[in-house]
């Protein structure tokens, strides 16, 4: 650089979560590891608890914190995998 091909943003349904977000389908923005993994870091969400504030009969409801939740298509890291000109 070719060749078989391979994955499947973002958006619509359906469903399952509190949410973030996964999962099936449908679609492609992009991807030579956008294949496996949540080790470390980063970002996301905050049901539940913790302070506050409102309240004083009770319902709803706000704000900060907060990860054991999420993200593999945020980096890094570990493991594995097709092709074969230069």
């Nucleotide at each position: 650089a070719a060749u078989u091909g391979g994955c499947a943003c973002a958006c619509c349904c359906a469903c399952c979560g509190a949410a973030a977000g996964a999962u099936g389908g449908g679609g492609a923005c992009g991807c030579a590891a956008a294949a496996c993994g949540a080790c470390a870091g980063g970002u996301c969400u905050a049901c539940c608890g913790c302070g506050c504030a409102c309240g004083a009969c009770g319902a709803u409801c706000g704000c900060g914190c907060c990860a054991u939740g999420a993200u593999g298509g945020c980096u890094g890291c570990g493991u594995u995998a097709c092709c074969g000109a230069a």

The prediction has a mean pLDDT of 86. A computed fold for an 86-nucleotide RNA from a soil metagenome, annotated as c-di-GMP-I riboswitch aptamer. RNAcentral holds the sequence, with entries from MGnify. The model forms 95% of the base pairs in the Rfam consensus.